Predicted 3D model of a 94-nucleotide RNA (c-di-GMP-I riboswitch aptamer) from Sulfobacillus sp. Its Rfam family is "c-di-GMP-I riboswitch aptamer". Rfam describes the family as follows. GEMM was predicted in a large-scale screen for bacterial structured RNA regulatory elements. Its mean pLDDT, the model's own confidence on a scale to 100, is 79.
């Protein structure tokens, strides 16, 4: 001087929950608050998961009609603190 790993240092982020707000919902934003995170920084490219406004299909009675009800499907909505991937970044003490 360089590399790797662990423990630190300087720091950073912020789960649940509460209040206010946006949204059909999932969820997100702000304030408070810390469960945790060495990328829990950023990006929906791949997979998974969540929601279903709109849309599609079905909807019992003897038969027919029928929905402002019910059921199922559906992402171009969401999740980066689900995983993978891409980009960027802090310490250099023991």
């Nucleotide at each position: 001087c360089u590399g790797u790993a662990u423990c630190a240092c300087c720091u950073g982020c912020a789960a649940a929950c509460u209040c206010g707000g946006u949204g059909a919902a999932a969820a997100c934003c702000g304030a408070g608050g810390a469960c945790g995170c060495a990328a829990a920084a950023c990006c929906a490219c791949g997979g998974g998961c969540c929601u279903a406004c709109c849309g599609c299909u079905c909807u019992a009675a003897c038969a027919g009609c029928g929905a402002u009800g019910g059921a199922g499907c559906u992402a171009a909505g969401g999740u980066a603190g689900c995983c993978g991937g891409g980009u960027u970044g802090c310490c250099g003490g023991a």